[in-house]
Context: one part of a larger RNA
C1' cells in the first nucleotide's frame, strides 16, 4: 500500500507452511505352541536404557576480567601502619552472587484413524470348470494423509469476536460530489529502562508513577576489617567481631530522573 469507516484487544486454521518420526535390552506370557531331540517363538503386557531433540536452573557443577580474601617483587602516598599503581592487558592463587551453559533436572517420539505398497484373500464371470478381478468387496507397512508441537487472514476468497470513536459545520453546486473548518477513539516522537535487542522491533513504565538509579532492610559470597587494648624479646598470637567489604538478586521507600511539550489521526464503496 491493500484487506472500502477509524482504531484497540482476543482469536479460528483439514488455506498454507515448517518440526518431530529412532532404537535395543530385561521381565512376563512360556520353557508355552512347535519340535524324537537340541532348541524355541507369533501375539499380548511390563519395566528399563542408549542415542537425538526441546525447555529450565530447584537439586550437582562449570564460567562468573564489575565480589571477598590471602600472598611474591617493585614504585608510589615523607616514615611506621594502611591503603594504591605495575608484573604479556585477571600479576598469582583460594573461593564465589545473579546470569549464561551442561555433565545437572524434567519433558518427548506414542496411543489411534484414514486410503495404501508388496503380499494375502472373498463372491465371480468372461471360459457351465477354474480363477483375489473384468462388475463388485476385504485385510495390509517405520513410507503417504491426518491426529501431536511451532508458525499462520498479503489465505488480494485479505475471516471471526468483542469493545471504543465517528457519520458534524461552513462555502459552492439541482445533484453526485468538490473545498475548508473543526472534532476525535487511538498511535507517534520524547524520556526511564529490560524478561527484548546489532540498528529496528518487541516488551514494562513516564508523577493518578516503583520504569532506572539512590537508600534501607533481607538474601547470597567471603570468612573475622581498620583501630584499640592484652600479650609475647621478637616473627607473630589473642580480644573487641558468625566481624568488616560486598555485583547483576528479592522486597519496601518518590530522594533523583521518565518534566514539559510537539506530531498523526476517519466522515465512507461497488
Nucleotide at each position: 500500500c491493500g484487506u472500502g469507516u477509524g482504531a484497540u484487544a482476543c482469536u479460528u486454521g483439514a488455506a498454507g507452511g515448517g518440526g518431530a518420526g529412532a532404537u535395543c535390552u530385561u521381565c512376563u506370557u512360556a520353557g508355552u505352541a512347535c519340535g524324537a531331540g537340541a532348541g524355541g517363538a507369533c501375539c499380548g503386557g511390563a519395566a528399563g536404557a542408549u542415542a537425538c531433540g526441546a525447555a529450565c536452573c530447584a537439586c550437582u557443577g562449570g564460567u562468573g576480567u564489575u565480589c571477598c580474601a590471602g600472598u611474591u617483587a617493585u614504585c608510589c602516598u615523607g616514615c611506621c601502619a594502611a591503603g594504591g599503581g605495575u608484573a604479556a592487558u585477571g600479576g598469582c592463587u583460594g573461593g564465589g552472587u545473579a546470569g549464561c551453559c551442561a555433565a545437572g533436572u524434567u519433558c518427548g517420539g506414542a496411543a489411534u484413524g484414514g486410503a495404501u505398497a508388496a503380499g494375502c484373500g472373498c463372491u465371480g464371470a468372461a471360459u457351465g470348470c477354474a480363477u483375489a478381478u473384468a462388475a463388485g468387496u476385504g485385510c495390509g507397512a517405520a513410507a503417504c494423509c491426518a491426529a501431536c508441537c511451532c508458525c499462520a487472514a498479503g489465505a488480494u476468497a485479505a475471516g471471526g469476536u468483542a469493545u471504543c470513536g465517528a457519520u458534524u459545520c461552513u462555502g459552492c453546486g439541482u445533484a453526485a460530489g468538490c473545498a475548508g473548518a473543526g472534532a476525535g477513539a487511538g498511535g507517534c516522537u520524547c524520556c526511564u529502562u529490560g524478561u527484548a535487542g546489532a540498528c529496528u522491533a518487541c516488551a514494562a513504565g513516564g508523577u493518578u508513577g516503583a520504569u532506572a538509579g539512590g537508600c534501607u532492610g533481607c538474601g547470597a559470597g567471603u570468612g573475622u576489617a581498620a583501630g584499640u587494648u592484652c600479650u609475647g624479646a621478637a616473627a607473630g598470637g589473642a580480644a573487641u567481631u558468625c566481624a568488616g567489604c560486598u555485583a547483576a538478586g528479592c522486597a519496601g521507600u518518590a530522594c533523583u530522573a521518565a518534566u514539559a511539550a510537539g506530531c498523526c489521526g476517519a466522515g465512507a464503496g461497488u
Large-subunit ribosomal RNA, domain VI from a Candidatus Omnitrophota bacterium, 270 nucleotides, folded computationally. The organism belongs to Candidatus Omnitrophota, within Bacteria. It matches the Rfam family "Bacterial large subunit ribosomal RNA". The coordinates come from a structure-prediction model, not an experiment, and the mean pLDDT is 86.